Bacterial RNase P class A from a bacterium, 342 nucleotides, folded computationally. The gene name in the source record is rnpB. Of the family's consensus pairs, 95% are formed in the model. RNAcentral holds the sequence, with entries from ENA.
RNA sequence: GGAAUGGUUCGGACUGUCGCUGCAUGCAGAGGAAAGUCCGGGCAACACUGAGCCACCAUACUUCCUAACGGGAAGGCGGCCGCAAGGCCGACAGACAGUGCCGCAGAAAAUAACCGCCGGUUUUCCGGUAAGGGUGAAAAUGUGAGGUAAGAGCUCACGCGGGGUGCGGUGACGUUACCUCGGGGUAAACCUUAUGGGUUGAAAGAUCAAAUAUACCGUAUGUCAAGGCGGGCUCGGCCGAUGACGGGGGGUAGAUCGAUGGAGCGGUCCGGCAACGGCCCGCCGAGAUAAAUGACAGUCGCCUUUUAGGUACAGAACCCGGCUUACAGAACUAUUCCAAUA
Numbered sequence: 001g002g003a004a005u006g007g008u009u010c011g012g013a014c015u016g017u018c019g020c021u022g023c024a025u026g027c028a029g030a031g032g033a034a035a036g037u038c039c040g041g042g043c044a045a046c047a048c049u050g051a052g053c054c055a056c057c058a059u060a061c062u063u064c065c066u067a068a069c070g071g072g073a074a075g076g077c078g079g080c081c082g083c084a085a086g087g088c089c090g091a092c093a094g095a096c097a098g099u100g101c102c103g104c105a106g107a108a109a110a111u112a113a114c115c116g117c118c119g120g121u122u123u124u125c126c127g128g129u130a131a132g133g134g135u136g137a138a139a140a141u142g143u144g145a146g147g148u149a150a151g152a153g154c155u156c157a158c159g160c161g162g163g164g165u166g167c168g169g170u171g172a173c174g175u176u177a178c179c180u181c182g183g184g185g186u187a188a189a190c191c192u193u194a195u196g197g198g199u200u201g202a203a204a205g206a207u208c209a210a211a212u213a214u215a216c217c218g219u220a221u222g223u224c225a226a227g228g229c230g231g232g233c234u235c236g237g238c239c240g241a242u243g244a245c246g247g248g249g250g251g252u253a254g255a256u257c258g259a260u261g262g263a264g265c266g267g268u269c270c271g272g273c274a275a276c277g278g279c280c281c282g283c284c285g286a287g288a289u290a291a292a293u294g295a296c297a298g299u300c301g302c303c304u305u306u307u308a309g310g311u312a313c314a315g316a317a318c319c320c321g322g323c324u325u326a327c328a329g330a331a332c333u334a335u336u337c338c339a340a341u342a
Base pairs, nucleotide, nucleotide: 001338002337003336004335005334006333007332008331009330010329012300013299014298015297016296017295018294020029021028022027023026031313035324036323038322039321040320041319042318043201044200045199046198048236050235051234052233053232054231056197057196058195059194060193061075062074063073064072065071076092077090078089079088080087081086093192094191098190099189100186101185102184114133115132116129117128118127119126120125141159142158143157144156145155146154160182161181162180163179164178165177166175167174168173205257206256207255208254216247217246218245219244227239228238229237264283265282266281267280269278270277271276301311302310303309304308
């Protein structure tokens, strides 16, 4: 100097004129994703979810963080890309609880004899054989030696895989040592195990005001009732004639709250590999309600094809923590490879 990889931050600023919203006598006013509505909660309502059982759904390697999560950090194992630094994927609990499935081909997909080899018999046929060949994605652990009638872990040596003991690690796991066993795959098949989950959602809800029809029709039942009360069932408990379930129909529909001080933000120090946690100090950063947060002019910043042009993705609507997706460009930092020079 070139190429590559990982991480962090910014993504506009200032002045003037006019205009809008909130709170107040002067301040503030749309994001890193406000998007998606995919997860987890706060909060609100449904007498109480009080006890038990079931269904359905979700998650699933280990440890830690967190209010919690299907999230984050650091790791483990398996696989893929790269010379490397590094990156990506995992629907990574269990096949020794059980039941299934592995088409076609093939003798057989596990209670193995089609060809072949050996022995007997001598057309036939009988016995032994999983070494060799064929079919197949996969055929009874691989190679070599010995042994055998021919063969086979039958025996031995070196390996492969499963399980156990020991050793290391908080653990998932690893493993030079020793012992033991030798058909696989599949749970994104049914299933088993562990953990968790009530429903609805700010148009949730609360309060005040106003108005009528406590009327009419039908059904069941009779205060010990019918019926109802957070997926279903059972038990308990509660509401329950101005009632319950159903039908047609009538009246009213304005205002206030919910609505932003928080699992909040920033900083020094301490602990931790890190995510993060703790003490202390400081700050108060939109609350609209059919929708405010703007328009014009000028000066800068950044980029380019430089008298000019461009300046990304994009806008709060109850709030918070995550995930995913979109994004012109700029800055900082760490590491790897190649080349040259000293």

Its mean pLDDT, the model's own confidence on a scale to 100, is 77.